[in-house]
Predicted 3D model of a 75-nucleotide RNA (transfer RNA) from Rubritalea squalenifaciens. NCBI's taxonomy places the organism under Bacteria, Pseudomonadati, Verrucomicrobiia, Verrucomicrobiales, Rubritalea. RNAcentral records the identical sequence in 2 taxa. Its Rfam family is "tRNA". The coordinates come from a structure-prediction model, not an experiment, and the mean pLDDT is 81.
RNA sequence: GCCGCUGUAGCUCAGGGGUAGAGCAGCUCAUUCGUAACGAGCAGGUCGUCGGUUCGAGACCGACCAGCGGCUCCA
Numbered sequence: 001g002c003c004g005c006u007g008u009a010g011c012u013c014a015g016g017g018g019u020a021g022a023g024c025a026g027c028u029c030a031u032u033c034g035u036a037a038c039g040a041g042c043a044g045g046u047c048g049u050c051g052g053u054u055c056g057a058g059a060c061c062g063a064c065c066a067g068c069g070g071c072u073c074c075a
Base pairs, nucleotide, nucleotide: 001071002070003069004068005067006066007065010024011023012022013021018055026042027041028040029039048064049063050062051061052060
């Protein structure tokens, strides 16, 4: 330098055009002599960035950034 994959909640990941969810973690309540576990509930997101397409983009297209992997060139 070229190619591919990945980027979504604190963490691990779903969602593949109709307006974002799960598990764990956190908080509250209940339970318990008390703690943990179990149970009920709550909160948490400019979906990597910037543009484009579209009535509508997390998703599709382009560029860029970051991580990982592969290929190549070499002073």